[in-house]
RNA sequence: UGUUUAUAAAGAAGAGUGGAGAGAACAGGCUCUAUGAAACUCUGGCAACCCACCCUCCCGGGGGAAGGUGCCACAACCUGCCUUAAAUAAAAAGGAGCUAUAAACG
Repeated sequence: UGUUUAUAAAGAAGAGUGGAGAGAACAGGCUCUAUGAAACUCUGGCAACCCACCCUCCCGGGGGAAGGUGCCACAACCUGCCUUAAAUAAAAAGGAGCUAUAAACG
């Protein structure tokens, strides 16, 4: 970096360094931020993908949180394309796409 599968409205923050941006990218909106953004470090926590362990021939079920990841403002902050669907608009629901994470494979 690519492919496949699964998940994404739940959950979980303090300190230090830092010093102006941040919420993936683009556009529009909304929001956070000098009462200190991003990033890094430490500590704590959430969750349960992998995984320990138990049952089972297998599939699978149970199950804990030691270990490998991940995560800890706002729905993945919202919208964008399609459908429901209609003259238009708004609002809603579903889907696609994109993104992120995990696991497996290349």
The prediction has a mean pLDDT of 85. SAM riboswitch aptamer (S box leader) from a Bacteroidales bacterium, 106 nucleotides, folded computationally. It matches the Rfam family "SAM riboswitch aptamer (S box leader)". Rfam describes the family as follows. The SAM riboswitch is found upstream of a number of genes which code for proteins involved in methionine or cysteine biosynthesis in Gram-positive bacteria. Of the family's consensus pairs, 97% are formed in the model. It was read from a public genome assembly, where an Rfam model found it.